[in-house]
RNA sequence: AGAGUUUGAUCCUGGCUCAGAUUGAACGCUGGCGGUAUGCCUAACACAUGCAAGUCGAACGAGGGUAGCAAUACUCUAGUGGCGGACGGGUGAGGAAUACAUAGGAAUUUGCCCUUAAGUGGGGGAUAACCCGGGGAAACCCGGAUUAAUACCGCAUGAUCUCGAGAGAGCAAAGCAGGGGACCGCAAGGCCUUGCGCUUUUGGAGAAGCCUAUGUCGGAUUAGCUUGUUGGUGAGGUAAUGGCUCACCAAGGCUGCGAUCCGUAACUGGUCUGAGAGGAUGAUCAGUCACAUCGGAACUGAGACACGGUCCGAACUCCUACGGGAGGCAGCAGUGGGGAAUAUUGGACAAUGGGCGAAAGCCUGAUCCAGCAAUACCGCGUGUGUGAAGAAGGCCUUCGGGUUGUAAAGCACUUUAGGUCGGAAAGAAAAAACUUUCUCUAAUACAGGAAGUCUUGACGGUACCGACAGAAUAAGCACCGGCUAACUCUGUGCCAGCAGCCGCGGUAAUACAGAGGGUGCAAGCGUUAAUCGGAUUUACUGGGCGUAAAGCGUGCGUAGGUGGUGACGUCAGUCGGAUGUGAAAGCCCUGGGCUUAACCUGGGAACUGCAUUCGAUACUGCGUGACUAGAGUUCGGUAGAGGGCGGCGGAAUUCCGGGUGUAGCGGUGAAAUGCGUAGAUAUCCGGAGGAACACCGAUGGCGAAGGCAACCGCCUGGGCCUGAACUGACACUGAGGCACGAAAGCGUGGGGAGCAAACAGGAUUAGAUACCCUGGUAGUCCACGCUGUAAACGAUGAGAACUUGACGUCUGCUUGCUAUGCGAGUAGGUGUCGUAGCUAACGCGAUAAGUUCUCCGCCUGGGGAGUACGGCCGCAAGGUUGAAACUCAAAGGAAUUGACGGGGGCCCGCACAAGCGGUGGAGCAUGUGGUUUAAUUCGAAGCAACGCGCAGAACCUUACCAGCUCUUGACAUGGCAGGACGGUUCCCGGAGACGGGUUCCUUCACUUCGGUGACCUGCACACAGGUGCUGCAUGGCUGUCGUCAGCUCGUGUCGUGAGAUGUUGGGUUAAGUCCCGCAACGAGCGCAACCCUCGCCCCUAGUUGCCAGCAUUCAGUUGGGCACUCUAGGGGGACUGCCGGUGAUAAGCCGAGAGGAAGGUGGGGAUGACGUCAAGUCCUCAUGGCCCUUACGGGCUGGGCUACACACGUGCUACAAUGGCGGUGACAGUGGGCAGCCAACCAGCGAUGGUGAGCUAAUCCCAAAAAGCCGUCUCAGUUCGGAUUGCUCUCUGCAACUCGAGAGCAUGAAGUUGGAAUCGCUAGUAAUCGUGGAUCAGCAUGCCACGGUGAAUACGUUCCCGGGCCUUGUACACACCGCCCGUCGCACCAUGGGAGUUGGUUCUACCCGAAGGCGUUGCGCUAACCCGCAAGGGAGGCAGGCGACCACGGUAGGGUCAGCGACUGGGGUGAAGUCGUAACAAGGUAACC
Repeated sequence: AGAGUUUGAUCCUGGCUCAGAUUGAACGCUGGCGGUAUGCCUAACACAUGCAAGUCGAACGAGGGUAGCAAUACUCUAGUGGCGGACGGGUGAGGAAUACAUAGGAAUUUGCCCUUAAGUGGGGGAUAACCCGGGGAAACCCGGAUUAAUACCGCAUGAUCUCGAGAGAGCAAAGCAGGGGACCGCAAGGCCUUGCGCUUUUGGAGAAGCCUAUGUCGGAUUAGCUUGUUGGUGAGGUAAUGGCUCACCAAGGCUGCGAUCCGUAACUGGUCUGAGAGGAUGAUCAGUCACAUCGGAACUGAGACACGGUCCGAACUCCUACGGGAGGCAGCAGUGGGGAAUAUUGGACAAUGGGCGAAAGCCUGAUCCAGCAAUACCGCGUGUGUGAAGAAGGCCUUCGGGUUGUAAAGCACUUUAGGUCGGAAAGAAAAAACUUUCUCUAAUACAGGAAGUCUUGACGGUACCGACAGAAUAAGCACCGGCUAACUCUGUGCCAGCAGCCGCGGUAAUACAGAGGGUGCAAGCGUUAAUCGGAUUUACUGGGCGUAAAGCGUGCGUAGGUGGUGACGUCAGUCGGAUGUGAAAGCCCUGGGCUUAACCUGGGAACUGCAUUCGAUACUGCGUGACUAGAGUUCGGUAGAGGGCGGCGGAAUUCCGGGUGUAGCGGUGAAAUGCGUAGAUAUCCGGAGGAACACCGAUGGCGAAGGCAACCGCCUGGGCCUGAACUGACACUGAGGCACGAAAGCGUGGGGAGCAAACAGGAUUAGAUACCCUGGUAGUCCACGCUGUAAACGAUGAGAACUUGACGUCUGCUUGCUAUGCGAGUAGGUGUCGUAGCUAACGCGAUAAGUUCUCCGCCUGGGGAGUACGGCCGCAAGGUUGAAACUCAAAGGAAUUGACGGGGGCCCGCACAAGCGGUGGAGCAUGUGGUUUAAUUCGAAGCAACGCGCAGAACCUUACCAGCUCUUGACAUGGCAGGACGGUUCCCGGAGACGGGUUCCUUCACUUCGGUGACCUGCACACAGGUGCUGCAUGGCUGUCGUCAGCUCGUGUCGUGAGAUGUUGGGUUAAGUCCCGCAACGAGCGCAACCCUCGCCCCUAGUUGCCAGCAUUCAGUUGGGCACUCUAGGGGGACUGCCGGUGAUAAGCCGAGAGGAAGGUGGGGAUGACGUCAAGUCCUCAUGGCCCUUACGGGCUGGGCUACACACGUGCUACAAUGGCGGUGACAGUGGGCAGCCAACCAGCGAUGGUGAGCUAAUCCCAAAAAGCCGUCUCAGUUCGGAUUGCUCUCUGCAACUCGAGAGCAUGAAGUUGGAAUCGCUAGUAAUCGUGGAUCAGCAUGCCACGGUGAAUACGUUCCCGGGCCUUGUACACACCGCCCGUCGCACCAUGGGAGUUGGUUCUACCCGAAGGCGUUGCGCUAACCCGCAAGGGAGGCAGGCGACCACGGUAGGGUCAGCGACUGGGGUGAAGUCGUAACAAGGUAACC
C1' cells in the first nucleotide's frame, strides 16, 4: 500500500466482498509446563444454608464464673450509655438532565483530626436491667415496685460566639483513669498533678450542600409548549440562595441556534481502531451519580430520607394453635431458572486498610492468598549432531524413475520443563512488654520521644538452588481455483456436496469426498458474532450534481450567511507570553525489579482543553466620521408576437337558402361503412356562425419562467444606449413564506365552425377492445373560480471578477469616406467554429462544463417506491412531504470492435430478369424416413444428409439375427517340454466349423556338433482381441461460407484505454488489381503470375505412326522418305505492346481500329488466406479415457442388410411425327486387355457355344460409334410406351429359392407434357447422341471420363437469395433462431388495509385517601422549671381529634405504541407453465414525459 467482481473487450461511476487489528467472547477439533491478568454481557428473575458490623467494664448499675479465709483481683455480658452501622462491598434498573465533564462562583454546614482562646461551678428528678404479676401458639406485649450513669433537666458564669448600627440582650459543660510530697479530713476523700474526656470558641484540613457558563444520542412522519407557569413585594421554610412553599400584584417565560413530545442510554478518565482527523465503545482499574423486591414516607444523626434501620401500601415466599406473625444475596460463596456462555457453599487476618477501645485486643467474604477455566497476553518445551543402501512402506509415473527424505533406522550426545530426593528465602515493620535515657512534673508516677532486647507468615516447605535417572512423559489445527502462500491421484457424475466474493459439480473436477504431497500458524488452530480499518463509500482534513444518483418549473422576498474604498477609535474574533487547572492509573520516552518477557515500579514528557492575566493590532467584527468605481434615481433617446381591455379585417372549413347540372361522390395498400335520383360531389350567388391568423417569418424579437404572432385604439411592466446631475454601500444570495405557472382535468354560466379522448360502424388480422377509414360526445373557445403538475430541458441554480481568437445576426450609440452605400470602434443580446484549460469520454470553451469568491437547493448501489402509513393542501382527480421489511451482485454513463436492422449509399454473383431444357403428375431404378422384423448392422440430417460412406450385400463381404462351437485364442512378443514342419489320396460322423482314421511324397538353415535360430504341437501365465462407448477428450482427413477478396503484422503516429490509423477517401479492376491523395512507411498470408492441358508456329526425333513425290501391291502391304498428320521433348508467341478517343498528364476504360492462330485474366484444370459451423468421421487409419475378457473376443451353417398400407429426394424410360420401325460398307475420341482382350470361321432367331490366329499392345483385340441419310407409318393409348406376367433358354459362379444379369416367344399396365412449388445452364455452354473405364466371377438407369451434332437470351439491377465495402441506430455479444414486457396459473417469503381483540405507556376530570411530617385543637394525661406552707395552679409536653398535602387503588373519557386477526391489496423470489409481442433497428404505428 491494495485486490476480486458489471463488459466480447475498455475507461468511468457505483455498490458488494476480501486481505489487517481487536474482544469480559461462544462453538468445533486438539491439548505439555509456568508467570501475569480476567471470568453472568442474558432474568434489576426467585433464592435453601453459612458467613459479610461491631466494639468499649478506663461511662453505668446488676448478675454469673475463676482464684483467694477474706478484702479483693481477674474474667464473661443481657441491659442503660458512647462511638460506629451514611465507610467499605454490590449492581446499572431508572435517569437526556435535581446526572456527568471542564472552568468558575457565593448565601452555607461539618462528628472524628490539627490549631487558637477560655471553661469544666453548684443542684434536681427519673428510667431500663433485676424482681413480682398478667396476656399470647409464637413474635412479643402490658401492669406494679426498686436503682445507676459521661442517660436526662434547671440554675450560675460567660467571650473577639449569636442577634443588633449601637446601646444592649442571649447561649454551656461530665466525668473517668494513673500517681502523690506538703496541707486539710475520723474515714471516704478533699487538694495537687499527668493523661483522656466534656462545653464554648478562632483558623485549618478533609468532606458535603447550592448556583452559573459551555459541552453531552436519534427522530420534525413530534411545531408549538407553559398557570407556580415568568417576574415582583411580603411572609414562611432551610445549614444555606431560590416559586423551595404561601398570599397579593403584573402577564410574562421557552422555541426553527429545535422548545414540547417519543425512542434509546448511567457519565467520565479511558479502551479498540485509524497516518491523522475521526468512528465505535464505557468489562476489569480509578473519579462521579443512581438504586437496594416494587411504590410512598419520615425518624435518628455531623452526615441518610439509610443494601444487611423504622413506618405504611402492593406483589411474592415461609410459619401459625387461623387470632396473628416473619422475610428481602444488585455483599462473599452457593442453588434453581434463563442462556451460545462465565468459577469454590476454600484459607487467613501474616500484610495493606477500616470500626471500636487508653491499650492488649475483638470484628472485618474490604483485602491478601489458594482452587477452577488455553478466556487473554507473555515465556519455555516436545530433543541435538551425525547418518545414502537415498532402506522398507505409502503416493505418483512418460515404467526410465520421481517424491515422502537426513526424514526414519543406526551411531554419538544433551537433560530445560515434567518425575524422585535434599537444601531453602524475601514478603516483618511494628505495637505491646522489659532495660537505659530525654521532656512534662514537687515526683525516680503517668504520658510522650530516642536506643537496645524480645515476639508475630494464611500463602507454604512455595519461589529459588542442588543431586539422580533417562530421549525418556509432551503436536495439533486450518488451508492448497483466483483474490492468497501451497498440486497430484482415486471416487462421484448438476447427484452427493462446496461457497467470504467471483463461482465449482451434467464421466478425464488442482473448487465436492478420500489419499499422498505441500503451505501457513502452533499449545493452539479454525468457525461464528461484534467494532474500527481498508471506505476519499457522508468527503473538516477529503467527494459530487449537462449525459452515471443529484439544480427547486420560475421569480419576489423575511430570518440567516456573505459583503466596495480611506481615516480614527476599540480589542470581541485572531496571534504571542505568563499563571492556575487539566486527579491517580493508562498511552509515549527513559531508568530500575522479577533468569527474559508479559507484569510491577521511579522519573520525565504529554494530556492538543478550560479559565485568569499581560501584550500585539495586519486582517475580520463593532463604533464614529468620510468617499464614489457596486447599486439606485432624474433628464434625453431607442427596438420589441412583453402583459391587460375594447374594437375591427380578409382568406379558408362547415352549415343554410337559391341557381346550373347528373350519377356518382368520398375514402384506401385494396376496400367497405358513409353521403347521393327525396338530386349529392362539382360549380355560381347570397347569408349565418365559431375558431385560428397564410405570405412577412428568420439559427429573428420580447418576457423571470410558463409563454407571446392579422390590424387599430386605450392602460401598463421591463430592457438597452448616450452623457450630465443626485443619493452614498442603500449590495448579493435566500431556509421558511408569498406570487406566477403549458397541457389535461374539476365547478358555475355561456359558446360550439373545424378538430377530436370515450363511443359506434367498416376494414385489417389467427385474434385486433389498436394502427387505416366513415361518423362522433366531452373537451378544445369565453368569463369567473380551483388544480399546481410536465423530457416545466440548455436534462446546465443565482450573483460577481478574470482568461488567445475567427465568422454571422438583432438593437442602440460614436466616427471616417468617394455617403440610399462601404468601412472602423463601442455597448447590450443571440448563434456557429475553435486556443489554453477542463472532462470518464462525448463534449464545453468570454452565453464555460475554464480559473476563483459568496449564498441557496439537491445526491450517496439496483429493485421494493415516489409506494405504504401519518401530516398538510384539494370539490374530486390527485399533489406535497416520504419510509421499512424483503430481495439482487449488480444497476448505470461514455466510448470501442463486431453482429444485426421490415436503416441508408456503392458494387458483385445464372441472384433476379431475358431465354433453353428439366423436376414436381406416370411406370421403373436407386437412396432416405416410417412401419415391420429374430435381424431388417452402423453412420450421414437445411443449404453443406437422402444413385451419400457402398469404384458394385446370392456365400464371402458383414459389422446384424438364430443355432452350433472354441477359450493364451484367427493375429503379436516372451517361458518350458516335445517335434521337424509341410504337401497329398481316400474313408467315417456332422449343416459345417470340427473330430476320428488313412495313402503317398518330401524331410530347413547355421554350427565350436554341445546346441542355436526360424517353424509346428502341447502346457501355464503375462497378454491378445473388440466395426463396444465417447468426433462434446483428440490427431489426421474432409465439407461449407468461397476461388468470396479479404485476413493480418512490424515500426511510427493518435487515443487514459479497449482500439484507431495503415486497410478510409477520389478513380479503377475479376481482384486490398492498379493509380492519385493521405500520419503513415513497409511487410506477410490470400488475388494475380509461376504448374498442367487445349488452341498457332518453329526446332529435335521418326516406330508400331504418316505417305507429297518415285516404284510396287487387293491393302502404307513392301522398297523408299520423314515434307505433312501424329507422337513427345524443347522453344517462340500476347504485353493494353501499337493507333485513335476518353480520363487528371495517372491507373485504367472505349474502338465490328491495325496486326495476329489467339486480345484485353484466350478456354479449362490444379491451387481454397485468417477464420466460422464443439459441422462430419473413434465403422479407413491413429489415439487418451471408460467398458467386455469361457465373451461385447474367435470359427461355422442358415437367415438378414433385398421386408412394404405409406411419405420424400435423385435418376432412367416415356407420353411420340424434330418421332417409331425398316434399310443404309458416312465420320470420332478417351481408354482397357494374359486366371485377359479375343479376330476370322462354324452352330444357334438370339443370349451364346464350338474352334482358334494375333496381342504383355501407337503393331493384335474390345470396336458396331450413335445421332446422320433414304423409305414407311399419319395422330390413334397407336407400328407410341414399355411396366407386369407366363413359357423356354443363355452365361457367371461351390451355389442364382429368399436374391443376379441376359436372350427368344407371348402378354402389353400407367402414361396424351404434369397443381402449388422448384432446379440447371451465358458458348463449343445448354440440349441431344453414342463411346470408354474403375469396382467386378457375375451384376449400373449410378459414378468418372471421352468425343459427335450444336442453340436461344442477357433491356437492365426495382425486386427475391447470397456476398463485399463505407456509413447509421442498437437495451444484441450464445451476437435477431438475439434481447425482452405485462396479465393469468402454482409454490414460498416479507409487508399495507382490516370488523375487532389483547397488552404497555401517557394525559384529563373525579372518587378514595394508609403511613408520615406540617398546621390547628388538645375537654384526657403529665416527675424535673416557676408560684405556692400545702392543696393546687402555671409554663412546657404527650395521647387523642380535625384540616390541607399525598402513595396505592377506583370510575369515566382521550392520545400513543406493540401483538394477534376472517378477509383483502399490491410487492419480491422461483429449472423447463399459459396468452400475446409493448420496448431495443425506422422494433415493423419513432420513442418518451

Small-subunit ribosomal RNA from an uncultured bacterium, 1489 nucleotides, folded computationally. The RNAcentral record of the sequence draws on ENA and SILVA.